[in-house]
RNA sequence: AGAGUUUGAUCCUGGCUCAGAACGAACGCUGGCGGCAGGCCUAACACAUGCAAGUCGCAGGAGAAGCUUGGUUUCGGCCGAGUGGAGACUGGCGCACGGGUGAGUAACGCGUGGGAACCUGCCCAAGAGUGGGGAAUAACGGCUGGAAACGGCCGCUAAUACCGCAUACGCCCCUUGUUGGCGACAAUGAGGGGGAAAGAUUUAUCGCUCUUGGAUGGUCCCGCGUCUGAUUAGCUUGUUGGUGAGGUAACGGCUCACCAAGGCUACGAUCAGUAGCUGGUUUGAGAGAACGAUCAGCCACACUGGGACUGAGACACGGCCCAGACUCCUACGGGAGGCAGCAGUGGGGAAUAUUGCACAAUGGGCGCAAGCCUGAUGCAGCCAUGCCGCGUGAGUGAAGAAGGCCUUAGGGUUGUAAAACUCUUUCAGUGGCGACGAUGAUGACGGUAGCCACAGAAGAAGCCCCGGCUAACUCCGUGCCAGCAGCCGCGGUAAUACGGAGGGGGCUAGCGUUGUUCGGAAUUACUGGGCGUAAAGCGCGCGUAGGCGGUGUAUUUAGUCAGGGGUGAAAGGCCUGGGCUCAACCCGGGAACUGCCUUUGAUACUGAUACGCUAGAGUCCGGGAGAGGGUAGUGGAAUUCCCAGUGUAGAGGUGAAAUUCGUAGAUAUUGGGAAGAACACCGGUGGCGAAGGCGGCUACCUGGUCCGGUACUGACGCUGAGGUGCGAAAGCGUGGGGAGCAAACAGGAUUAGAUACCCUGGUAGUCCACGCCGUAAACGAUGAGUGCUAGUUGUCGGCAGGCAUGCCUGUCGGUGACGCAGCUAACGCAUUAAGCACUCCGCCUGGGGAGUACGGCCGCAAGGUUAAAACUCAAAGGAAUUGACGGGGGCCCGCACAAGCGGUGGAGCAUGUGGUUUAAUUCGAAGCAACGCGCAGAACCUUACCAGCCCUUGACUUCCUCAUCGCGGAUUAGAGAGAUCUUUUCCUUCAGUUCGGCUGGAUGAGUGACAGGUGCUGCAUGGCUGUCGUCAGCUCGUGUCGUGAGAUGUUGGGUUAAGUCCCGCAACGAGCGCAACCCUCGCCCUUAGUUGCCAUCACGUUUGGGUGGGCACUCUAGGGGAACUGCCGGUGACAAGCCGGAGGAAGGUGGGGAUGACGUCAAGUCCUCAUGGCCCUUAUGGGCUGGGCUACACACGUGCUACAAUGGCGGUGACAGUGGGUAGCGAUCCCGCGAGGGUGAGCUAAUCUCUAAAAACCGUCUCAGUUCGGAUUGUUCUCUGCAACUCGAGAGCAUGAAGGUGGAAUCGCUAGUAAUCGUGGAUCAGCAUGCCACGGUGAAUACGUUCCCGGGCCUUGUACACACCGCCCGUCACA
Repeated sequence: AGAGUUUGAUCCUGGCUCAGAACGAACGCUGGCGGCAGGCCUAACACAUGCAAGUCGCAGGAGAAGCUUGGUUUCGGCCGAGUGGAGACUGGCGCACGGGUGAGUAACGCGUGGGAACCUGCCCAAGAGUGGGGAAUAACGGCUGGAAACGGCCGCUAAUACCGCAUACGCCCCUUGUUGGCGACAAUGAGGGGGAAAGAUUUAUCGCUCUUGGAUGGUCCCGCGUCUGAUUAGCUUGUUGGUGAGGUAACGGCUCACCAAGGCUACGAUCAGUAGCUGGUUUGAGAGAACGAUCAGCCACACUGGGACUGAGACACGGCCCAGACUCCUACGGGAGGCAGCAGUGGGGAAUAUUGCACAAUGGGCGCAAGCCUGAUGCAGCCAUGCCGCGUGAGUGAAGAAGGCCUUAGGGUUGUAAAACUCUUUCAGUGGCGACGAUGAUGACGGUAGCCACAGAAGAAGCCCCGGCUAACUCCGUGCCAGCAGCCGCGGUAAUACGGAGGGGGCUAGCGUUGUUCGGAAUUACUGGGCGUAAAGCGCGCGUAGGCGGUGUAUUUAGUCAGGGGUGAAAGGCCUGGGCUCAACCCGGGAACUGCCUUUGAUACUGAUACGCUAGAGUCCGGGAGAGGGUAGUGGAAUUCCCAGUGUAGAGGUGAAAUUCGUAGAUAUUGGGAAGAACACCGGUGGCGAAGGCGGCUACCUGGUCCGGUACUGACGCUGAGGUGCGAAAGCGUGGGGAGCAAACAGGAUUAGAUACCCUGGUAGUCCACGCCGUAAACGAUGAGUGCUAGUUGUCGGCAGGCAUGCCUGUCGGUGACGCAGCUAACGCAUUAAGCACUCCGCCUGGGGAGUACGGCCGCAAGGUUAAAACUCAAAGGAAUUGACGGGGGCCCGCACAAGCGGUGGAGCAUGUGGUUUAAUUCGAAGCAACGCGCAGAACCUUACCAGCCCUUGACUUCCUCAUCGCGGAUUAGAGAGAUCUUUUCCUUCAGUUCGGCUGGAUGAGUGACAGGUGCUGCAUGGCUGUCGUCAGCUCGUGUCGUGAGAUGUUGGGUUAAGUCCCGCAACGAGCGCAACCCUCGCCCUUAGUUGCCAUCACGUUUGGGUGGGCACUCUAGGGGAACUGCCGGUGACAAGCCGGAGGAAGGUGGGGAUGACGUCAAGUCCUCAUGGCCCUUAUGGGCUGGGCUACACACGUGCUACAAUGGCGGUGACAGUGGGUAGCGAUCCCGCGAGGGUGAGCUAAUCUCUAAAAACCGUCUCAGUUCGGAUUGUUCUCUGCAACUCGAGAGCAUGAAGGUGGAAUCGCUAGUAAUCGUGGAUCAGCAUGCCACGGUGAAUACGUUCCCGGGCCUUGUACACACCGCCCGUCACA
């Protein structure tokens, strides 16, 4: 000293929370010793029992027991004398101290500082006195009442008890002089009156009385200080004062009589709530805040309330009386009691101790004293309640032991820790000695503290925490469960946050938790905050109290400042020294106690008083502008209505309509009339007003303001709590008025609905007069006033100057825009401040609850104003940033729309999916971006699914031991459904070698490590992929700007397919993307010609480049060229580029492909593969047979074939390209109607082969369910394969379904494209309408970018950020 928490991130505001310290604490776990301290905070609840105040025989009378002695005796005793002195009584002093508690009290109660009209036992000092009498009474005795407590009557007696008398200077009272003083009064005389006493004894003292003074203690009064509430605003009748009297120790309405009508209060009276006050304690840097245990001072109280008595002192804790409640005793008639003394009990409570010892010390009472009493006190006991100190061992010790935990399996860690060895003995223990406290005696504590000796590492460690804040990390368990949590928040299968363990961190005889206080919190801001938008400026004036106030001189010294004096108790705290071994603790000294009182001085400033001044303020004179206000009058346009004319079928209204009006004549138009309301143009960030607000014109009345002059007043000023006035619209009351407009209402539309938006009507109201209401986003969301602090520019009203006469310059006042300094969280403000200062007022203190409830005030009402709490949340907010989004804007692009062509959606079938079914119908994929997808081929296999039967180191990898030497192929027989097992025969007869059963290899058996898993988690992952999107974007370095997130660059002007390029620019560069480089097609050249080709030459005639030959051409496949806006014109900015043209095979990226930025979707895939974790291990592994993945009411996607004449059928037989082929392609010939079969030339392919291209062309059919269409079904076959039943493909014959161009909706395509036609290939034994390729024929259309979808850039709004599939409001239901 700060930190966490609002956001995607940022800055700010703002609350919540944490880290610190403290405690009379409590609770949980744990607990060795000692010192010092502390210990009912709750029920001022009730109390059993014991103790806590007595003492004096030197005041007094009487005098028990006991002892001594005499007499007597019935030997039990009785009587007398002496001694003795108990207990009680009279009397004195004390009991008013000490001890307890904090109920009451908001008060002169307390604190502090003053004051005067007082009292004061015992004590101190001084003076004086103490003479002489009297009458009683308790005890005691007798009688007697009562259960008791306690009495009654009679009788006796003493005193330091009580009462007269005498004396008394100074004492008190009355009267009256003198002196001093302004006075109150003080001092000092005279006269009259009044008032005392007590004795005791050891003969030396102690007492007693009066008076004065002191000391101590106390009473009373005053200034100042002393909690909260105004949702308590008025209170008071002994009240305030006076006179007189009474009363008191004393002043005083303290009390009473009379008189007056005062007194207190917004500087908070009264009332209500709470509370003992203080020194101090805790915290804090301080200022403060909270508290008032222990110790100390004061106060109050003593069961509750009241009262007095005694006394120096009480209205009395352990006294009295009365009343009340409660408890106890009782013979029922009456009595007794008061722990808030010390112990202790019950109760209450989270919670607080022994019915201890002693008067040895200190102190108190009594006493001459000895002494007695003392739960004050000194000690001990209990309690980790706190503070302080000590210990639980020290050194050496690596094989880094064992065990634990973790592990990448190597190791790491626990850890020098332990063990072991060598030492020590504090504390505790045992034994011995043994204090100080005690100046002479006396020691409860106490055989205590301390000292000495002895034994042995011996008897002595826990608690909390380890996600961030906050120091300390791993494993296992658990699986939004159990639980944690101070805040944020953890836990839904890899939890450093739960529980356990290991390890670590912190503190330590304690550690945590809870509670409370201060701090942090500048979060009530005096020190030290704010109010444009975060909470916060009253809607605006006038003005009371109050606060503040220009300039000069003089006086004063109240504030202020300086010095001195008094006080500010002690303790505590601080500094310093000392004593307990240290410390805590205790003792001494000092400073301090920031305060109050008093005194002396200073006089600048503030105040006060007096006299001035003119710069503030105001008056006066002369001009000016203006929707400023009020009253009366008046004008035209428009609207509606009425009358009349013309005129005829519509008008009106809307996005479109309808309700409505109109043939009874509307709308339109012309003329006339009526009414009410509002004032077009001018008109303007123009004007006026304090604000609300004010708009035709004229007159009258009236407020404010500006400019110029500078004659007058002389601070007359500013602000303004309360108060008071004004105050839009709506609303209310009474009475008018009512054209238009128009809440409510009605109807028509819209809509899922439409109590709305739109339309047709329409009443209050809007207007006037008078009276209420008193609120608005009453906003500049910005209170008023004054001064100061750069400018530029527009406009309104004045004035002055200059001239060139419509301009310029200057100045004052208003109203705008921009902008510097400065301010601000930023936005922004910026001489009209939100800048720099001063003065005054109002207001704010997290969000919700709530501007609500209750109460008060106001109002006719509506309602207004003032204004909470419970409860609840960890946020609620402000500004700005980046995104995303918008049925916001601008620009641009894309088969996105449009323009076209062809489809899908309807039919049948194929295929995939959902659903359903099933023993199983394995699993995955799910909008685009799942659904002819994984699957480039499910009859077995595949296969993961189901049923059944089997195997268990296993089908497969590595290691170990033993045995064998192979293995493999063919074959016989048997068992079994099969896998498999047993068996016969034959063929083939492992390798290297140092020749050693040495090495390798193979097979079998065994054992355990292990194998195995298409089991789970794609939300633990890698890799790969889809998608936005081949969209033009995504970023970085440095610099600059911003407090920051971020911005700039990347925006802007052009341009492009493109962040492509150019220009500009606080940016300059760079990277990933774009483009290019790569492949292919198109042109040319060149090289090379076999299997390709054949122009020229030749041969041959089977007419086929067949042969020789050739490589010119085609072609093949290598290399190269070619295109770059290069050239010309136009345009553009002299740019980039665009348009047109030339040339060219190709022209502006020439066509196509490959190539996919940063990222998004927890997108897809654990069933391709890899892989963490979890799970199975005679099974979730492995093998086999059969079945299933092919099911079928249905729904969807993708396709094929069609519905026909641009066609079907028949015929004719022209022209391709890609690609494949040896377990293969298969020519040719033959057979079959055909699928196909037989044969097998050639070909490992520019050679042979698949291979026939098909649409085309010709003929026929003539609009029909057909010569269309081919589903379905029957039947006969073919092929593949171990095997076509479930469940293959194909052929022939027969059968001949739906379907006649497909609703809403929806898909593809911009040129060699769509459409259409066939061909090839992968997979594959067989199986394609799918997929991937190939060529043939070969269009239409694009005006254009308004709209739909998607995307890019800029901009704007946002309360969204999981980002519009967002957020969020209300109602209802449930919990």